[in-house]
RNA sequence: CGUAUCUGAGGGCAAACUAUACGAAAGUAUAGGACGCAAAGUCAUGAAUCUAAUGUAUUGAAAGUCAAUACAAUGAUUGUCAGGCUGCAGGA
Repeated sequence: CGUAUCUGAGGGCAAACUAUACGAAAGUAUAGGACGCAAAGUCAUGAAUCUAAUGUAUUGAAAGUCAAUACAAUGAUUGUCAGGCUGCAGGA
C1' cells in the first nucleotide's frame, strides 16, 4: 500500500404511530417521531411478497348494464433475499 472480516469517532439514515397531500388499491411524498440500521447509500436486474384500477373467463341478476368469483402487472416494496455500482476517522 492492497484485499477480506470485525469495531464505530465525527456524523448519517429512520420502523411503528400521528397529521397533510397524492393514488382504485398496494403504497408514496412532506413534517413530527425513533424500532432499528456499518451500506437502512444507490439501481426494480433476478427471485419473493403485496395490490387489481384495467383486461380476460365463469356465474347470477335482468339488460349490454350491474354484482360476485378466478386468473393476469403494465402498479408497488431495495427496512424480504440475491446481484451490479459507490462510500466511511482511528483501531484489531
c-di-GMP-I riboswitch aptamer from a Clostridiales bacterium, 92 nucleotides, folded computationally. The source organism's lineage runs through Bacteria, Bacillati, Bacillota, Clostridia and Eubacteriales.